[in-house]
Overview:
A computed fold for a 272-nucleotide part of an RNA from Candidatus Obscuribacterium magneticum, annotated as large-subunit ribosomal RNA, domain VI. Its Rfam family is "Bacterial large subunit ribosomal RNA". Rfam links the family to the GO terms ribosome and structural constituent of ribosome. RNAcentral holds the full RNA, with entries from ENA. The organism belongs to Candidatus Obscuribacterium, within Bacteria.
Context: one part of a larger RNA
RNA sequence: UGUUGGAGUUUUGAGGGAGGCUAUCCUUAGUACGAGAGGACCGGGAUGGACGCGCCUCUGGUGUACCAGUUGUCCUGCCAAGGGCACGGCUGGAUAGCUAUUGCGCGGACGGGAUAAACGCUGAAAGCAUCUAAGCGUGAAGCCCACCCCAAGAUAAGAACUCCUUUCCGCCGCAAGGCGGACUAAAGACCUCCAGAAGAUUACUGGUUUGAUAGGCGGGGGGUGGAAGCGCUGUAAGGCGUGGAGCUCACCCGUACUAAUAGGUCGUGAAA
Numbered sequence: 001u002g003u004u005g006g007a008g009u010u011u012u013g014a015g016g017g018a019g020g021c022u023a024u025c026c027u028u029a030g031u032a033c034g035a036g037a038g039g040a041c042c043g044g045g046a047u048g049g050a051c052g053c054g055c056c057u058c059u060g061g062u063g064u065a066c067c068a069g070u071u072g073u074c075c076u077g078c079c080a081a082g083g084g085c086a087c088g089g090c091u092g093g094a095u096a097g098c099u100a101u102u103g104c105g106c107g108g109a110c111g112g113g114a115u116a117a118a119c120g121c122u123g124a125a126a127g128c129a130u131c132u133a134a135g136c137g138u139g140a141a142g143c144c145c146a147c148c149c150c151a152a153g154a155u156a157a158g159a160a161c162u163c164c165u166u167u168c169c170g171c172c173g174c175a176a177g178g179c180g181g182a183c184u185a186a187a188g189a190c191c192u193c194c195a196g197a198a199g200a201u202u203a204c205u206g207g208u209u210u211g212a213u214a215g216g217c218g219g220g221g222g223g224u225g226g227a228a229g230c231g232c233u234g235u236a237a238g239g240c241g242u243g244g245a246g247c248u249c250a251c252c253c254g255u256a257c258u259a260a261u262a263g264g265u266c267g268u269g270a271a272a
Stems, first nucleotide, its partner, number of pairs: 001153001005164007015150003021049007033038001051107005059100004066093005071086006111145003118138004165271001167182006183269001188266004193207004213259003216255005222248003229242005
């Protein structure tokens, strides 16, 4: 900007894309076949490889705003307790998120249609024969559909449901209508703002006090692993108790304490 009034939600599917792999084992069956050696078709089942899609329960990785241990040094006057710096100083763990054929789940299918090679039926030309000339079948990992994704700019611009808008004046015109002015400002959308498993920006999604959107706070989960202080004990380093303690980012539930305030813009008045 179009889709012939404007909007919100849900859709149809023209068309396009993706995918389509394969092995081994068991069974049928040591059957058919074969003198034997050997050894099936068809059918049924199981487990893998590679590839692809998704996910984070488990196993791991990461986790530079989580917890603990610890070295050197400087600082908080000292002790104790802490803080800074040293690759996050080093070390041991680790929530969320992200992530791995190093983890988990799933996929290729089933089925239908038309066919290829090929195999046939009927059958003449050519009294025979012939799958072909008329006609009719069977038949592939391939083709079309089916399954998954995108999709009405599919300009042939689709469909359904719901919502909103009917004011007045002047001039021109036979009229349709055109021009100007006043009043009004819908449904809805956007800006701004709080945010987000969305994201470079934008877009997208949620929220904006009629509110749980983010922060804070309360509770929980998960993590760390036994805080400080005090008491007891030991000459002391230290140990024990209080006490699964203290601390705790991103997770879950709740709660208006803080911030989403206030406000602005677009969108009209019946539609070739």